The prediction has a mean pLDDT of 89.
The part of an RNA shown here (small-subunit ribosomal RNA, central domain) has 350 nucleotides and comes from a mine metagenome.
It matches the Rfam family "Bacterial small subunit ribosomal RNA". Its family is annotated with ribosome and structural constituent of ribosome in the Gene Ontology.
The full RNA is in RNAcentral, with records from SILVA.
Context: one part of a larger RNA
RNA sequence: CUGGGCGUAAAGGGCGCGCAGGCGGCCGCCCGCGUCGCACGUGAAAGCCCCCGGCUCAACCGGGGAGGGUCGUGCGAGACGGGGCGGCUCGAGGGGGGCAGAGGCCGGUGGAAUUCCCGGUGUAGUGGUGAAAUGCGUAGAGAUCGGGAGGAACACCCGUGGCGAAGGCGGCCGGCUGGGCCCUACCUGACGCUGAGGCGCGAAGGCGCGGGGAGCGAACGGGAUUAGAUACCCCGGUAGUCCGCGCAGUAAACGUUGUGGACGAGGUGUGGGGGGUGUUGACCCCCUCCGUGCCGGCGCUCACGCAGUAAGUCCACCGCCUGGGGAGUACGGCCGCAAGGCUGAAACUC
Numbered sequence: 001c002u003g004g005g006c007g008u009a010a011a012g013g014g015c016g017c018g019c020a021g022g023c024g025g026c027c028g029c030c031c032g033c034g035u036c037g038c039a040c041g042u043g044a045a046a047g048c049c050c051c052c053g054g055c056u057c058a059a060c061c062g063g064g065g066a067g068g069g070u071c072g073u074g075c076g077a078g079a080c081g082g083g084g085c086g087g088c089u090c091g092a093g094g095g096g097g098g099c100a101g102a103g104g105c106c107g108g109u110g111g112a113a114u115u116c117c118c119g120g121u122g123u124a125g126u127g128g129u130g131a132a133a134u135g136c137g138u139a140g141a142g143a144u145c146g147g148g149a150g151g152a153a154c155a156c157c158c159g160u161g162g163c164g165a166a167g168g169c170g171g172c173c174g175g176c177u178g179g180g181c182c183c184u185a186c187c188u189g190a191c192g193c194u195g196a197g198g199c200g201c202g203a204a205g206g207c208g209c210g211g212g213g214a215g216c217g218a219a220c221g222g223g224a225u226u227a228g229a230u231a232c233c234c235c236g237g238u239a240g241u242c243c244g245c246g247c248a249g250u251a252a253a254c255g256u257u258g259u260g261g262a263c264g265a266g267g268u269g270u271g272g273g274g275g276g277u278g279u280u281g282a283c284c285c286c287c288u289c290c291g292u293g294c295c296g297g298c299g300c301u302c303a304c305g306c307a308g309u310a311a312g313u314c315c316a317c318c319g320c321c322u323g324g325g326g327a328g329u330a331c332g333g334c335c336g337c338a339a340g341g342c343u344g345a346a347a348c349u350c
Stems, first nucleotide, its partner, number of pairs: 003322004007304002012318001014201004021194003025088007033081002035077007049065006091191001092188003095184005103177007110154001115149007125136002162169002206247006215241002220236004258317006266295011299306002323350003332343004
């Protein structure tokens, strides 16, 4: 230096941007660094391997031969890799025209419902459960009507649908803003892919400061159940859930499937766009590009299954695995206000 793997057996980094590095389209010319060939030199002896020989054999020893690899010098080859120069447009990016969308941020605004407050009507219960009880109610509850306050979430539309790199995103309106797709083929001319470190984003829960608090609701109190019931059920209820700013950085962060590219039967649905036949036009039908599902062939797979959205056939680069427990623990380091996070063993044991 070299193996086999990573959907479910151990194994894809939560996601992105990106420095170094690795890898890199088509054509021509040049260089000859890698690469390859030839020659010469070098490659000490011993040893290893082969042959011959000496100790009675062997070990041991003597002689001879071969080989390999490295390097140096000279000459040569010019495909491939590399470098230089020139050119190209299909990769990539840009221009022009159009389209869809819960993509993000900020501000505003609407109705339904729950709760609370005020008032009217009205009277003996209500609520809750398997059944109850705690609770609430004659100081007038529950029910019902009118008025008001406040917070949070947006029924139907809603989809097997859409958007986003992931986390995630759903009333309506406005402002600011990111990305994508289609058509065109006008411009640049390989400007590309990946990406150790690094930087950023990152659900819920948690933390700090300030606000807010309707409903829900860890903890907690009470009622039940039960042998017990630190639970499941019921009545309450604080943090929290919400907003601003800052921190934290985890997850069944899952498609348990890294990113990019190329190639390889089909069928059917759906979202967005373009074109065509036809028509006054829409619909329908056909072709095509992008997305998202289902079925299925080759192939793959231990099997299940995957199957143009691959888990098929290949290429480039990164991450990761190497028996179970001990253990994602200890120690150390770095990070954090803390909680804790990241990195991550061993003894011992089966």